[in-house]
Predicted 3D model of a 72-nucleotide RNA (transfer RNA) from a Candidatus Peribacteria bacterium.
RNA sequence: GGCCCCGUAGUUCAACGGAUAGAACGACCCUCUCCUAAGGGGUAAAUGCUGGUUCAAUUCCAACCGGGGCCA
Numbered sequence: 001g002g003c004c005c006c007g008u009a010g011u012u013c014a015a016c017g018g019a020u021a022g023a024a025c026g027a028c029c030c031u032c033u034c035c036u037a038a039g040g041g042g043u044a045a046a047u048g049c050u051g052g053u054u055c056a057a058u059u060c061c062a063a064c065c066g067g068g069g070c071c072a
Stems, first nucleotide, its partner, number of pairs: 001071007010025004018055001027043005048064001050062003
């Protein structure tokens, strides 16, 4: 330099182009307990970025940024 794949809560992963973007673990609060852990209930937390297509984009297209792989 060329080609391919990926980028979503703190972490690991979901989400035919259409419902309030969901789950587990973690965090915080409450409860339970003599205390802790476990258990039960609840709360907060995310689409890399800029354009485009569309009535509607996490999803499709382009450029950029970042990560990984193959070739040179």
Rfam family: tRNA. From the family's description: Transfer RNA (tRNA) molecules are approximately 80 nucleotides in length. Lineage of the source: Bacteria > Bacteria candidate phyla > Candidatus Peregrinibacteriota > Candidatus Peribacteria.